[in-house]
RNA sequence: GCUUGCUAAGGGCAAACCCGUUGAAAAGCGGGGACGCAAAGCCACCGGUCUAAGGGAUCGACCUACGACGGCGGGGCUACCGGG
Numbered sequence: 001g002c003u004u005g006c007u008a009a010g011g012g013c014a015a016a017c018c019c020g021u022u023g024a025a026a027a028g029c030g031g032g033g034a035c036g037c038a039a040a041g042c043c044a045c046c047g048g049u050c051u052a053a054g055g056g057a058u059c060g061a062c063c064u065a066c067g068a069c070g071g072c073g074g075g076g077c078u079a080c081c082g083g084g
Stems, first nucleotide, its partner, number of pairs: 002084004012037002017032006035071001041077003045074003048069003054064003
C1' cells in the first nucleotide's frame, strides 16, 4: 500500500420511546434510553423518500424545495484494532 471483519483489547455511535427546546411541517439540537451499527465518521453529487411555509392552480382535496432524511441504495473523502 492492497484486501478482509470469524476472534480479542481499548473504545465509539445510538433506533423506538420519554422530557426540554427550535421549526409551518418534515425534522434538528440537548438530556435520559439502547434496537441495532465495522465506517451508524464526513460530503445532498446521482437515484429514492418525507414535508409544503412561500409560490402556483381548475382554489377543500392538487402541484412545487430554495426545507429535510447519510440508521434507504449508489458515489466521493477520511479513520482505530485484528487477520491475510
Background:
This is a predicted structure of an 84-nucleotide RNA (c-di-GMP-I riboswitch aptamer) from a Gammaproteobacteria bacterium. Taxonomically the source falls in Gammaproteobacteria (Bacteria, Pseudomonadati, Pseudomonadota). The prediction has a mean pLDDT of 87. It was read from a public genome assembly, where an Rfam model found it.